[in-house]
């Protein structure tokens, strides 16, 4: 090494697979159990092998094979055995093993062994116990019903067989059972538990780590051993994988510890000891253990510390931010004074060690002072961790702070960039030039060695509702109904004791949660004891309810009588009016139809009318919030059959009820199907219209179909959008049916029952509403819902003939969808009212040419702006230069201007050369004021930095101003009141105004901004004053010119007068009417200023102011020329005409309100004339400017003229540096286009329209025909509110709220996405047929091996059966060429389908 014994079935790992041979809790009986523990008996004779070791042999190797030979507590057999087994009363079977310590005697034999005695450990049997395990029973324990049937060893018996043990566990025979809507069987995931995370609890969700319990060991099947396995680190068989290999054959199995590799967002060290705890062997020392115990490695969590304490205001510096002042970082730093945990060095230094073995003593056992076992004592020892905890000393603020956020939820702001970019985002959402939302920064808030993100759970979420929700309109009551299971169920009395309650007892592992103590410095953390485990089993009581049962009763519910209503339902007859059609008569040209018309019929006689037929549907008026049925639905009349209610009174049965999953039955219309029948209506379909189009609304026709008969369909907005029963809760007034009862007997009253209505209280309700016919207050009991879309869709299953019906989804996508109310706005709703809004007048404009603006084009510029009403004679009440902002040259750079510093010089004028000039470069000529004598002021120049500048950009960052609804009558507000609230009320209502003006009512009193009034003109009077005005009388003169004078005219101050105040009518008033008095004026006299709350991001950054942005030798400054005045063409808004109500031409009258000295200008005088000279008066009621239509005279006589006056030619005048691009005027010559304007469109209601001239503002002049105001003469018409257009108030709808210029619908292109079908093709899983089938067990044989003879075995065969192959289905996935419909998506394309009466009401 090897025989043999015990132990590798424990400790360890991991969760594939298992919906129960599992797993919990609770019982049960047919049961084994090594080691342990208690008993009872035994433990005697014998035997023959074999390993090792030796030789020899074959193989690479693993590994074998021969011989020979040896021991056991290895093997076999004899004996003996109460109990025990095994048969069924005869009896038969069946063990064993020794080894070790000690010893006086006695035996044997040679000291010594052995017997023997005696302790101790073994070993046998057999019975008990404990402790493991193994079986059976019950409830528990996922999801799908788009999985409804399943099942043949399947359910029981017998018989046999097998197990440690019951069983169909296995077999042969019989019998047909078992299971399942209390969810079987398939399918899909999944180990279960104690616990774990939430959580207020009841629940959800979960099943690391720690404990109990099943499974498993590369995948699959088998058995051997043995007390246990069908065994992780054993065996044998198949497959897959790796490996070695002489190719012939052999090895292997980390889901043990470390460690490798892959995979993946991701997870450690090939460390240390068996010192403690704990296993196994072993008498024991001791041995073995990746169990354990320790280190290592991770901020992975949980605890606990540290990173300084304290003073420190010059509030340093430096950031940032500023309104430039300051504010903040901020006591924060530095600075000063302590401190020394933690980290550092250095020292000293525990517990965890209790055993065990030897030493002595003592006591037990024993015959023994051996041994052995128990105590006690002193002794020598056992520490991986560990350079540990812990403690001392040491030196020094010394070695130590990060993340995340700062728009709201949600603590915590600022500045710079970015400009719908880059980016952020958890929900709302930020970013398009001032971003507290992106970036960075400064500050700030939050946690802190951690902090944030994804990732999951629970919670809120009463958001699935046991606690605890809901279905009229938000999602939700089956279309109605009969009814099986199930659920629920009157009164009264007994019995049981199953649910119910009380006690009790076992159990509910430990561990953790929760209490109370203790131990690590505290904590986390360990540790003891309690509770507490909600449960389930078993006893023992109690009867009150629920249940059973037995006996009863009559209110529920039903039978039986009698009355009543009634479009209940089926058959069959029958009736009258219409409607069409057909036949004949009259009769003539249309007729019919629409908004208007046409298609159609009609001279071959229509329609209209009259008499006669025929045929089908449908039944006027009675007809009614009446009736009846279950719902659907039912209507002339009769007749038969028949269902159901209601009502009275007695009598009967005695709970017989109520609901009601599947399951029957009925069940509008349309549709189908088969035969019929068809008058009228009428999908489709045909013409006619209408229209951009018109597959429609209209109109004419017209088929199925509407009718019936018999058979499917199984839906509707099948609605009261309201299941079905019962009971109870104020009332009023109706109405249909039946009953009583009163009396005045009547078309009556009150009562009372079924039924149908309107209102209301309580109550409920989001609110609307409902309210005894409930949507109130309880009970049953079914149905259904769970955010919008996708979808009532696909698949699949049933139903149907089809058409479809029903059961019923995911993917994906949005962050809303929806009710009910409120407040606007809005209707091609409605109802009242006003406005030159219409109508009724008048007079334009749109046709012309001219002015003028705009656009549009052009240009180098044609600067800019203003753009529906509300932009276009506008900003501009004056572009030749200048203005001017644009354009082409040309100049300047602290600047044309402005403040501040320094130097020089007064300023300032004349004036020269060059230049387009702006400027440059000279020339003279002056040399002031003030003064403290320094210098100052104010002005030029030159130099330097701060800076000026900007008509550059954003009116979407602003003030200011301004338009506009609109001089519209309205906007609101305190306080009460109502509402749950938005909000309402008041402000609405009846009246009445120009008025939200005033009266009256009124849960509403009041206020305030707004209308009115106050304020200016005008109209008329008084007073007062009386020049420059005025003149009546007086006086004079040409002349109010002058004396005079205040009367009148005017002027400008101050009052009056007008207020529906008076009369009459009408009203309640408030007012309204009267040609009402009176007045000058008459009902706000006419004018005119005066503009509420707001709406148009309305217009101006170019008046002016101003944020922020850009430019700075130019986007600034200056300056010559040019342009803003272009010129195919559109468009506006003014004058001018088109002419006899006129032109021309002469004669003549009469205004107002301004304006004037760089000015208006008389008068003269010259010129046809613009206008020149020349002169007066006036800084103005003094002097000036100055009418004209009108009147009267003549003339023109309907012509492109004696109308019109545009262009153009020529002469000229003014201003003005300067009229050429580009002024006005003037004469003279030319004399266009135009004869009253198409669609369409404007203004204006009285001193208004229309007509006629005058005046100013700006301005050298002037494109002025414009603006702004004056005055002159001076009309028409307004029935009336239907209409068009605007606007107030009521009020109704509304899916709109950027508000109708809103909203919003489907098709069709394009893009992405996910879904279904889908000709096939891949793939798994699992059943079933049937071939083959390893290794084993088990059953047969069994010539060989064995033996006296056997018993056993090799070997052969059988069944079984992993595996593997073949077939036919079925089922899930996965793909797919093409295809369907869905979903998002840029501003696409057609229409306009809803929402208002959405323009045809809309849905189903």
């Nucleotide at each position: 090494a090897g025989u043999g014994g015990c132990g590798g079935a424990c400790g360890g790992g991991u969760g594939a697979g298992u919906a129960a041979u599992a797993c919990u809790u609770a019982g049960g009986a047919a049961u084994c159990u090594a080691c342990c523990u208690g008993a009872u008996a035994g433990u005697g004779g014998g035997g023959g092998a074999u390993a090792g070791c030796u030789c020899g042999g074959g193989g690479a190797a693993a590994c074998u094979c021969g011989a020979a030979u040896u021991a056991a507590u290895a093997c076999c057999g004899c004996a003996u055995a109460c109990a025990c087994c095994u048969u069924a009363u005869g009896a038969g079977g069946g063990a064993a093993a020794g080894c070790a310590g000690g010893g006086g005697a006695c035996u044997a034999u040679u000291u010594a062994u052995a017997g023997c005695c005696u302790u101790g450990u073994g070993c046998u049997a057999u019975c008990a116990g404990a402790u493991g395990a193994g079986c059976c029973u019950a409830a528990g324990c996922a999801a799908g019903a788009u999985u409804a049937g399943c099942u043949a060893g399947a359910u029981g018996g017998u018989g046999g067989g097998g197990u440690a043990a019951a069983a169909g566990c296995c077999u042969a025979c019989c019998a047909u059972g078992g299971c399942g809507a209390c969810g079987a069987u398939c399918u899909u995931u999944a180990g279960c538990u104690g616990g774990u995370c939430u959580g207020a609890g009841a629940g959800g969700a979960u099943g690391a780590u720690c404990a109990g319990c099943c499974a498993c060991a590369c995948u699959g099947g088998g058995a051997c051993u043995g007390a246990g396995a069908c065994a992780c680190g054993g065996c044998c068989c198949a497959g897959a994988c790796u490996c070695c290999u002489a190719c012939g054959g052999g090895a292997g199995g980390c889901a043990g510890c470390a460690g490798u590799g892959g995979g993946g967002a991701a997870u450690a060290u090939u460390g240390g000891a068996c010192a403690a705890u704990g296993g196994g062997g072993g008498c024991a020392a001791c041995c073995c253990u990746g169990a354990u115990c320790c280190a290592g490695c991770c901020a992975u969590g949980c605890c606990g510390c540290g990173u300084g304490u304290g003073u420190g205001a010059a509030g340093a510096a430096g950031g940032u931010c500023u309104u430039u002042u300051g504010a903040u970082u901020g006591u924060a730093a530095a600075g000063c004074a302590c401190u020394u945990u933690a980290a550092g060095c250095a020292g000293u230094g525990a517990a965890g060690a209790a055993g065990a073995a030897a030493u002595u003593a003592u006591g037990g056992u024993u015959a023994a002072u051996a041994c052995c076992c128990a105590u006690a004592u002193g002794c020598u020892u056992u520490g991986a961790c560990a350079u540990u905890a812990a403690c001392u000393g040491c030196a020094g603020a010394a070695u130590a702070a990060g993340c995340a956020c700062c728009g709201g939820c949600u603590a915590a702001c600022u500045c710079u960039g970015u400009g719908c970019c880059a980016g952020c985002a958890g929900c709302c959402g930020c970013g398009g030039u001032a971003a507290u939302a992106c970036a960075g920064a400064g500050g700030g808030u939050g946690c802190a060695a951690g902090c944030g993100u994804u990732a999951a759970u629970c919670g809120g979420a009463a958001u699935u509702a046991c606690u605890g929700g809901g279905c009229g309109u938000a999602a939700a009551g089956c279309g109605a109904g009969c009814g099986u299971a199930g659920g629920u169920g009157g009164u009264u009395a007994a019995a049981u004791a199953a649910g119910u309650c009380a006690g009790a007892u076992g159990u509910g592992a430990a561990a953790g949660c929760c209490c109370u103590g203790g131990g690590c410095u505290u904590a986390a953390c360990c540790u003891a004891g309690g509770a507490a485990c909600g449960g389930c089993a078993u006893c023992u009581g109690a009867a009150a309810c629920u249940a059973u049962u037995u006996a009863a009763c009559u209110a529920g519910a039903g039978u039986a009588g009698g009355u009543g209503a009634g479009a209940g339902g089926g058959a069959a007859g029958u009736a009258g009016a219409a409607u069409u059609c057909c036949a004949g008569g009259u009769g003539u040209a249309g007729c019919g139809g629409u908004g208007a018309a046409a298609u159609g019929c009609g001279u071959a006689g229509a329609u209209a009318u009259c008499u006669g037929g025929a045929g089908g549907a449908a039944u006027a008026c009675c007809g009614a919030u009446g009736g009846c049925g279950a719902a659907g639905g039912c209507a002339g009349c009769u007749u038969c059959c028949u269902g159901g209610c209601a009502u009275c009174a007695u009598a009967c049965u005695g709970a017989c009820a109520c609901u009601g999953a599947g399951g029957c039955u009925c069940g509008a219309a349309a549709g189908c199907g088969u035969g019929g029948g068809u008058a009228g209506c009428a999908a489709a379909c045909a013409g006619g219209a209408u229209u951009a189009g018109a597959u429609a609304c209209c109109c004419u026709g017209g088929u199925a179909g509407u009718c019936c008969a018999c058979g499917c369909c199984g839906u509707a907005a099948a609605c009261g959008a309201u299941g079905u029963u019962u009971a109870c809760u104020a009332g009023u007034c109706g109405u249909u049916g039946g009953g009583u009862c009163u009396c005045u007997u009547g078309a009556a009253g009150a009562c009372u029952u079924a039924g149908u209505g309107a209102c209301g209280c309580a109550g409920c309700u989001a609110a609307c509403g409902c309210a005894a016919u409930a949507a109130g207050u309880a009970a049953a009991c079914c149905g259904c819902c769970u955010g919008g879309g996708g979808a009532g869709u696909a698949c699949g299953g049933c139903c149907g003939c089809a058409a479809g019906g029903u059961u019923a989804a995911a993917a994906c996508u949005c962050a809303a969808a929806u009710g009910a109310a409120u407040u606007g706005a809005c209707g091609g709703g409605g109802g009242c009212c006003c406005g030159c809004a219409c109508a009724a007048g008048c007079g334009g404009u749109g046709g012309a040419g001219c002015a003028u603006g705009u656009g549009g084009u052009u240009u180098a510029a044609u600067u800019c702006g203003a753009u529906g009403c509300a932009a276009c004679g506008c900003g501009a009440a004056g572009a030749a230069c200048c203005u001017u902002a644009c354009c082409u040259g040309g100049u300047c750079u602290u600047g044309a201007c402005a403040u501040a510093c320094a130097c020089a010089g007064a300023a300032u004028c004349u004036u020269g050369u060059a230049g387009a000039g702006a400027u440059a470069c000279g020339a003279g000529a002056g040399u002031g004021c003030c003064u403290u004598c320094g210098g100052g002021a104010a002005u030029u120049g030159u130099g330097a930095u701060a800076c000026a500048g900007g008509u550059g950009c954003u009116g979407c960052a602003u003030g200011g101003c301004u338009g506009u609804c609109g001089u519209c009558a309205g906007c609101u507000c305190g306080u009460g009141u109502c509402g749950u609230g938005a909000g309402a009320u008041g402000u609405u209502g009846g009246g009445u105004u120009a008025a939200g003006u005033c009266c009256c009512g009124c849960a509403a009193c009041g206020a305030g901004c707004g209308c009115a009034a106050c304020c200016c003109u005008u109209a008329u009077c008084c007073u007062u004053a009386g020049u420059u005005g005025c003149u009546a009388a007086c006086a004079u003169u040409a002349a109010g010119g002058u004396g005079a004078g205040g009367a009148c005219u005017c002027u400008a101050a101050u009052g009056a007068g007008a207020c529906u105040g008076c009369c009459u009518a009408c009203g309640c008033a408030a007012g309204u009417a009267g040609a009402g008095a009176g007045g000058a004026a008459g009902g706000u006299g006419g004018g005119g200023a005066u503009g509420a709350c707001g709406u148009c991001a309305a217009a101006u950054c170019a008046u002016c102011a101003c944020g922020g942005c850009c430019c700075u030798u130019a986007c600034g400054u200056c300056u010559u020329g040019g342009g803003c005045u272009a010129c195919a063409c559109a468009c506006g808004u003014a004058a001018u005409a088109c002419a006899a109500u006129g032109g021309u031409a002469g004669g003549u009258a009469c205004a107002g309100a301004g304006g004037g000295c760089a000015g208006c200008u008389a008068c003269a005088c010259a010129g046809u004339g613009a206008u020149g000279u020349g002169a007066u008066g006036c800084a103005a009621a003094u002097c000036u400017c100055g009418a004209a239509a009108g009147c009267c005279u003549a003339u023109c006589u309907c012509a492109g003229u004696u109308c019109g006056g545009a262009u153009u030619g020529g002469a000229g005048u003014c201003u003005g540096c300067a009229a050429c691009u580009c002024g006005a005027c003037u004469c003279u010559a030319u004399g266009a286009a135009g004869c009253u304007g198409g669609a369409a469109u404007c203004g204006c209601u009285a001193g208004u329209a229309a007509u006629c001239g005058c005046g100013c503002a700006u301005c050298a002049g002037c494109c002025a025909u414009g603006g702004c105001g004056c005055g002159g003469u001076g009309a028409a018409u307004a029935c009336g509110u239907u209409c068009c257009c605007g606007g107030g108030c009521c009020u109704u709808g509304u899916a709109c709220a950027c508000a109708c210029c809103g909203c919003c619908c489907g098709u069709c292109a394009g893009g992405c996405c996910a879904u279904g079908g889908a000709a096939g093709u891949c793939u798994g899983g699992g059943g079933u047929a049937c071939c083959u089938g390893a290794a084993g067990u088990c059953g047969g044989u069994g010539a060989c091996c064995g033996u006296a003879a056997a018993a056993g075995g090799a070997g052969c065969u059988g069944c079984c059966u992993a595996g593997g192959g073949u077939a036919a289905a079925a089922c899930a996935g996965g793909u797919a060429a093409c295809u369907a419909g869905g979903g998002c998506u840029a501003a696409g394309u057609c229409g306009u389908a809803a929402c208002a009466a959405g323009g045809u009401a809309g849905c189903c």

This is a predicted structure of a 1404-nucleotide RNA (small-subunit ribosomal RNA) from an uncultured bacterium. RNAcentral holds the sequence, with entries from ENA. Its mean pLDDT, the model's own confidence on a scale to 100, is 84. It matches the Rfam family "Bacterial small subunit ribosomal RNA".